[in-house]
RNA sequence: AGUACGCCUAUGCCGAAUGCCGUGAAAGCGGCAACGGGGGAACCGAAAUCGGGGCGAAUGCUGGGUAACCAGUAAGGAUAGUUCUUGGUCCGAGCCCGUCAGCUAACUUCGUAGGCGCAUGCAGGAACCAGG
Numbered sequence: 001a002g003u004a005c006g007c008c009u010a011u012g013c014c015g016a017a018u019g020c021c022g023u024g025a026a027a028g029c030g031g032c033a034a035c036g037g038g039g040g041a042a043c044c045g046a047a048a049u050c051g052g053g054g055c056g057a058a059u060g061c062u063g064g065g066u067a068a069c070c071a072g073u074a075a076g077g078a079u080a081g082u083u084c085u086u087g088g089u090c091c092g093a094g095c096c097c098g099u100c101a102g103c104u105a106a107c108u109u110c111g112u113a114g115g116c117g118c119a120u121g122c123a124g125g126a127a128c129c130a131g132g
Stems, first nucleotide, its partner, number of pairs: 007132003012116003018033006034112006044102001051100001052097004059074006076091004081128007
């Protein structure tokens, strides 16, 4: 150095929403990369009327209520190195386009927010990865 076994550890989480460069006193402005979304042929698919559609896990059903809304339940989603799985807990919203958009190569266009936590993080099993 390598291999095997054992033990300990991973300060962040949801989300695409981060890093770098230039300019500027700063705010800001511009650019590159990375990640994410939309539009957009052929082929294929599809009927339409009550408009239709997009982002997102967040859409249905049942009951109460004049309604706003409330309760329950289900699809779906989150839960701390990563993946699968079992259980517990929680979420199951909101916003946008504006009569218009199926898929979709080339092409084109947009976003890089916001909200939480720092009490060793909810717990178990299996596998994998980095360090001691």
A computed fold for a 132-nucleotide RNA from Chthonomonas sp. UBA1950, annotated as c-di-AMP riboswitch aptamer (ydaO/yuaA leader). Rfam family: c-di-AMP riboswitch aptamer (ydaO/yuaA leader). About the family: This family represents a conserved RNA structure found upstream of the ydaO and yuaA genes in Bacillus subtilis and related genes in other bacteria. The sequence was found by an Rfam model in a public genome assembly. Its mean pLDDT, the model's own confidence on a scale to 100, is 79.